[in-house]
RNA sequence: AUGAAACCCAUGGGAGAGACCCGCAGAUUGGGCGCCGAAGAAGCAAGCCGCGUGUGUUGCGACAGCGGUGAAACUUUCAGGCAAAAGGACCAUGGCGGACAC
Numbered sequence: 001a002u003g004a005a006a007c008c009c010a011u012g013g014g015a016g017a018g019a020c021c022c023g024c025a026g027a028u029u030g031g032g033c034g035c036c037g038a039a040g041a042a043g044c045a046a047g048c049c050g051c052g053u054g055u056g057u058u059g060c061g062a063c064a065g066c067g068g069u070g071a072a073a074c075u076u077u078c079a080g081g082c083a084a085a086a087g088g089a090c091c092a093u094g095g096c097g098g099a100c101a102c
Stems, first nucleotide, its partner, number of pairs: 008095006018033001020032003034082003040078001041076003047069005053064003
């Protein structure tokens, strides 16, 4: 504050990529090849901070180097996924909560 945000719950919407091949149709599993990015996970740019390092200076600044911090829908493709179902970042609505706060 017409009572904020996160977490959580419900409802609705929600993309991409082989119903690939072999063993019995599908699933699972085993093997093989090809793909996707929007569960999750991981990576970092500028900037900022620091350094007992180097250049330079009367000295400071500055420049370089090193370290830290630092975002994503970018990147990786570990995980997950590639008919349907399920899942699904994110969005909307409602609720909870925050709040006997202020």
Model confidence (mean pLDDT): 81 of 100.
The RNA shown here (Glycine riboswitch aptamer) has 102 nucleotides and comes from a Clostridiales bacterium.
The sequence was found by an Rfam model in a public genome assembly.
Its Rfam family is "Glycine riboswitch aptamer". Rfam's curators write: This family represents the bacterial glycine riboswitch.